[in-house]
Molecule: RNase P RNA; transfer RNA
Organism: Verrucomicrobiota bacterium
Order: sequence, then structure tokens, then C1' cells
RNA sequence: UACCGCGGGCAGACCGUCGCGCCGUCUUCGGACGGUGAGGAAAGUCCGAACACCGACAGGCAGCGUGCCGCUCAGAACGGGCGGGGGCGGGCGGCGAAAGCCAACCGCCACGGAAAGUGUCGCAGAAAACAAACCGCCGAUGGAGCGUAAGCUCACAGGCAAGGUUGAAAAGGCGGGGUAAGAGCCCACCGCCCCGGACGCAAGAACGGGGGCAGGAUAAACCCCACGCGGUGCAAGACCAAACAGGGGCCGCGGGUCGCCUACCCGCCGGCUUGCCGGCAAGCCCCGGGUUCCGGUCGCGCAGAUCAAUGACGGUCCGGGCCGCUUCGGCGGCCCGACAGAAUUCGGCUUACCGCCCGCAGACACAC
RNA sequence: GUUCCCGUAUUUCAAUGGAUAGAAUUCUGGCCUCCGAAGCCGGCGAUCCGGGUUCGAAUCCCGGCGGGAGCGCCA
Repeated sequence: UACCGCGGGCAGACCGUCGCGCCGUCUUCGGACGGUGAGGAAAGUCCGAACACCGACAGGCAGCGUGCCGCUCAGAACGGGCGGGGGCGGGCGGCGAAAGCCAACCGCCACGGAAAGUGUCGCAGAAAACAAACCGCCGAUGGAGCGUAAGCUCACAGGCAAGGUUGAAAAGGCGGGGUAAGAGCCCACCGCCCCGGACGCAAGAACGGGGGCAGGAUAAACCCCACGCGGUGCAAGACCAAACAGGGGCCGCGGGUCGCCUACCCGCCGGCUUGCCGGCAAGCCCCGGGUUCCGGUCGCGCAGAUCAAUGACGGUCCGGGCCGCUUCGGCGGCCCGACAGAAUUCGGCUUACCGCCCGCAGACACAC
Repeated sequence: GUUCCCGUAUUUCAAUGGAUAGAAUUCUGGCCUCCGAAGCCGGCGAUCCGGGUUCGAAUCCCGGCGGGAGCGCCA
């Protein structure tokens, strides 16, 4: 530095010919002229907001979402930024007999709870969560046998959880004491748990005291805790017009006439539900009919909308790559210029993308 | 436009998070037959893609890709 990381920006320019949508003016109604016409993601529709409707307020249930702490963008978001805490992996170096501890620096973390409860942990392995006994160790005590006896043998009752084997995971580690053999059984140190707690807004936490150690993993299993959220989605919705058949069938819940059956009548108003108010409406499903730039106008925008315009070709220049020539200054030829494309609007996220430019940091290499 | 659902062999379906993903069908080799069909025996063949959680993922979570369904107005 032409390499690498992070952040930001651009997303070819101009001219000509032809073509498209919308608006305006003119028109001989054929058209002519003028203006204007995609993005950083217009995409996925993941998360919010505006707006609109569901009659409406309060509560509960269900459901969904979020999840270390503080501040902030800001009114929101599964969003962004800054700072802090904790954990994991690596690790310069240091302490220690060991276990382990401290720890510069680098990277990563969807990071509430596994001590409320439930579930699961295949295979392997002795044993997988009320630990267990295959190999193994012991057999002090009781038993059997031998022996005069001391004692020896057996491994029957039993004891052990050290060592081996399995596994992702084996029920604290290390050193010593202890014992028949062993074991937090006891002790020191380390780890762990509980309580207090300087300090800190907080998450946390220096330090102190206590406890022989209980409580494996999994919550991107159910679940619990805290916090938040009413639902629908411009095909929301308002007005107008035309046409058909304002049609038919099935099922349900509640109430009334009426205590029961039948019949008739009334009601069903946001997932469910309770209360209160309001309204005077029309539960669910199925079969049909009409309409059609999915009728018109509005919603709806200085792009706009209608199944949907925003383009194609040529030339010059610009940027990049390859090849050839070169007097090393350049010249010539060929190729490439992505991803994609508005549909109510806005804020985020995610994903796609040829390349170029700018800034910051690293780095001259066994780097990347 | 918007809302929801699904993705496993060629096809149709299975698989409490657990061993080498299992059937039928298709294809294919053999047996049988004079030949073919049917039948019998065998074989090939898949979790849409990329990450993550977990000891372990078809299954759980996230992001893509692909496919399908519903929803207009009038009455």
C1' cells in the first nucleotide's frame, strides 16, 4: 500500500432516434407541444407508528411478545448508539508441592429463574439423579475350616466408593491424617453454598462471618416470574350507481308465550367472559345470483394505479478487467457497469448486490 | 395488496429430541416362464438451504428459498 477489518457515500453521465404512464394547453379528435416519472434496498412482510373501522369503558381469562443494568435516539419497535456488570473461549506473565488462583490483551454471548413443580437424559456403562457394585479393595466384626496356642485359610454374612472400564455428563479437587479397606470420616489450602455487606443510580460486588458440601444437564421442553400488548388492515373504510333472485338450505345458544314436548316469536353487537352504560341491531356454515381497466368518486400524495408507465437502440465520455504494442509518457482492441423495481404513508430489522470513492484502525507478514 | 399454512425417496405417507430416517409405489438386478404379466428375493434412492440451542436436531429457535390457501363490492 494495491492487503485486511469497521463505518459512511455513490449506484454511471450527456446527446440523438423510437416508445410508455400521468398532468396541463391546443386540436382538423388522428394527434401535437410542454412539464413530470423508482430504490438503497421500492424486496421479505419480520417488528412498530400514523390512519380507518370493529358501539364503548373497566376488570378477569386465554393468547402473543420481550428478558443482565443505566443513559440516550424518542412518542413506539424482536431497532440503533454510548457506558457498565457477569459468563465462556484463547492467552503475555506471575504465585503454588499440587489442586488451583491472580491476570495484561484479544474474541464471543437470544445473558430472568434448574433451590416452585412436571418431563427427558437413547446407545454404552456396575451405576444417569432417592446413586450404584461388573472388575476391584477389605473381610476389623459375625460365620465355616485348620491349629495346643499365637494365628492362618475361605470369601458365606457383609463393609467400601479410593483405582479401572463407559459416557456429553459419574455426585467437589489436592495434600496429609485416619482405617480392616475406605470415605469431608477429620484437618490445611482451593472451589462451592448461605448470611451480612464497604462501594455503586442499578446490574453487581471488595471484604467479613458461618456451613463439611447439600442442589448434574436441559427453560431456542412444559412451566414459573417481571414487564408490555384489545382486534382487524387501504380488499381498512366513506359516498354514489347499475344489475340480479334484497334467493335457498343446515345447525346452534339464550329468552318469552308456558312447568314439559311441539309450534311460533324475539335476541346473538370486537377471541372468551363479568359488570356498567349505549345501540335497536341480525350467530356459524353451505349452495346460489349480480357486477368487473376485480363498477365510479374519495381515502391517495408535485411518481402513482389501472393487473400496474418509468424502456430500447446508437454514439461520445466516465469507471473497472483482460490482451497486444510501446520511445515506459501512453496508444489500440475486446469485454463488463450489479442487485432489483413503487401500489396508503412513515420509522426500523433482515436478506440480495458488479464495482468505485471517503474516513478510522491494523499491517510490510509463516500476515490476510 | 393483505392474512395464514406447508416443505421427508419419483410419488403418497410414517418417525415421545436418541442407534444405520421406515413403509407402499416408481426404477433396477435375480428367480420363475417358451416370452411377457402377476408373484417371490434383493438393490439404488430423501429430511428445501444456511446458521444457532443441545451430549445429540427431520423435530426446537432465527434468517433465507419454494409452494399452497383464504380475504373485494352489491344484495